Context: one part of a larger RNA
Molecule: large-subunit ribosomal RNA, domain I
Organism: invertebrate metagenome
């Protein structure tokens, strides 16, 4: 020095474990915000650095409910002090609520710096201090009322890529995706046929399932990819412009008016077997709807309550929840905990109850001034939504890429008809079907999930899971922005009193414990490394 066996350091792998994440379901709920949100800054505590709580009334105040022996949060201690006159604590509701922040008196480098105005407090004054109040925008004569700003993802809208695919690449494709921006609601959009169908017919709108990867589109490549129809969820259907009538303003006329032209308000009316309107005639007056206003319950959510079964005897054990032996409940043998493996020790479980006050059910069901809106013959032609509809030219959309391209939107340019009217039925024309554009409203089936409650896992076990088992933290970065690491003494601190060596550190008694090789650098304690002893070899 090697080898081999032993015992040791260092190390933190492994095996257990879980305070933490994942994922799905089901339900609740679905915003807050100028009565200052959402986020913070900064203060608050007897001693207080972090966290949490809370605001100068600052780990609270006040009131109503639960609840019933302890209590002043993590989190010890020391001090003081509160609690059956019901505290802590748990849930309603109220008050307090410094500064910044939409920030809104003015300004600004955010939590700061200066004001006006009215009123109060201190001053001999003035300085200083306290409370209101004082941005902008719309709308209102004012008084006032509204906006803003933030917020997972779901919806609408306006704008909109590219990698890439076609094995290159332009049409195409990815995809109207991603992003950006507007704006909304608990949903949103859509929505009561100018729809479909085919020679029967159906009857808003949306969602699912099929038809159907059909039938089409297509450098007919790559690739897009419907619809009727039938089967479920769910259902609900009004409401206005017009014509006429009554009122009122205004023009315009007029000796005064009216007819005329326009404007508002009120009746009127709202359809496609056309409807209304106005004139005439004859009936009927309810069901049903429309609507100022009022407006519930039932149940559920936010606290909580009762809730079986004596187990017991012996063994092993530090401990019995474990082995034997014998009992008992069960509408309760989920699940966790307790010094080990508990139906019957504790929490619970099955099950049965429970709210003064909020919230949701909901401005719903439900009551309702008030309103003929019903039906039938006849007459009249007065009304049925215009720069529309449709032509043509350029673009978009529609599964459909200009194609034979109908249907829909836009941009240009042009321009109808009023029921003897118009639109569609995939180019276009005739027949025959069929619906009434160009004004509005609408619930429920449907999307989503920031918050809350509940349940489940052939999900993960600390290099995994979430970045994170408290972290958006230390830390880097001017900043935008990046962003970590780090779990486990024991059953219970019983966390080692004293004694000894040292300056400590660290350590040897001792004493706790089952166990100290469980001693805090603490569960197990692998391997590379290192050491010490012994044996062999050189």
């Nucleotide at each position: 020095u090697g080898c081999a066996c032993a015992g040791g350091a260092c190390g933190g792998a492994u095996g257990c474990c879980u305070a933490g994440g994942c994922a799905c379901g089901a339900g609740c709920c679905g915003g807050c915000g100028a009565u200052g949100a959402a986020g913070g800054a900064c203060g608050u505590g007897g001693c207080a650095a972090g966290c949490u709580g809370c605001g100068a009334a600052a780990a609270g105040c006040c009131u109503c409910g639960g609840g019933g022996a302890g209590c002043u949060g993590c989190a010890a201690g020391c001090g003081a002090g509160c609690a059956u006159a019901g505290a802590u604590c748990c849930g309603g509701g109220g008050a307090u609520g410094u500064c910044c922040g939409a920030a809104u008196g003015g300004g600004g480098a955010a939590a700061c710096c200066c004001g006006g105005c009215g009123g109060g407090a201190g001053u001999a004054a003035u300085g200083u201090c306290c409370c209101g109040u004082c941005a902008c925008c719309c709308u209102g004569a004012a008084a006032g009322g509204g906006g803003a700003g933030c917020c997972a993802a779901c919806c609408c809208a306006g704008g909109g890529a590219a990698c890439u695919g076609a094995a290159a690449c332009a049409u195409c494709u990815a995809a109207g995706u991603a992003c950006c921006u507007g704006g909304a609601g608990g949903a949103a959009a859509a929505g009561a046929a100018a729809u479909c169908a085919a020679a029967u017919g159906a009857g808003a709108u949306u969602c699912c399932c099929a038809a159907a990867g059909u039938a089409g589109c297509g450098g007919c490549g790559a690739g897009c990819g419907a619809a009727a129809u039938g089967g479920g969820a769910a259902g609900a259907g009004c409401c206005c412009a017009a014509a006429c009538c009554g009122g009122u303003g205004g023009g315009g006329g007029u000796u005064a008016a009216a007819g005329c032209c326009u404007g508002c308000c009120g009746g009127g009316g709202u359809u496609g077997u056309g409807g209304g309107g106005u004139c005439c005639u004859a009936g009927g007056g309810a069901a049903c709807c429309c609507a100022a206003u009022c407006g519930a319950a039932a149940u559920g959510c936010u606290a909580g309550c009762g809730g079986a079964a004596g187990g017991c005897g012996c063994c092993u054990g530090g401990a019995a929840c474990g082995g034997c032996g014998u009992a008992c409940c069960g509408a309760a043998g989920a699940g966790g905990g307790u010094g080990a493996g508990a139906g019957u020790c504790c929490c619970g479980u099955a099950u049965g109850c429970g709210a003064a006050a909020g919230c949701a059910g909901a401005g719903u069901a439900g009551a309702g001034c008030g309103g003929c809106g019903c039906u039938a013959g006849g007459a009249u032609a007065c009304c049925c939504g215009a720069g529309u509809a449709g032509g043509c030219c350029g673009g978009g959309g529609c599964a459909c890429g200009a194609g034979g391209a109908a249907u829909c939107c836009c941009g240009g340019u042009u321009g109808a008809a009023u029921c003897u009217g118009g639109g569609g039925g995939g180019a276009c024309c005739a027949u025959c079907c069929u619906c009434c554009a160009a004004g509005g409203c609408u619930a429920a089936a449907u999307a989503c999930g920031a918050g809350c409650u509940c349940g489940u896992g052939a999900c993960c076990g600390a290099u995994a899971g979430u970045g994170g088992a408290g972290a958006g933290u230390a830390c880097c970065g001017u900043g935008a922005g990046g962003g970590a690491a780090a779990g486990g003494u024991g059953a219970a601190a019983a966390g080692a009193a004293c004694g000894c060596c040292u300056g400590a550190c660290g350590g040897c008694g001792a004493g706790u414990g089952a166990a100290a090789c469980a001693g805090a650098a603490c569960c197990u304690g692998a391997a590379a490394u290192c050491c010490u002893g012994u044996g062999c070899a050189u």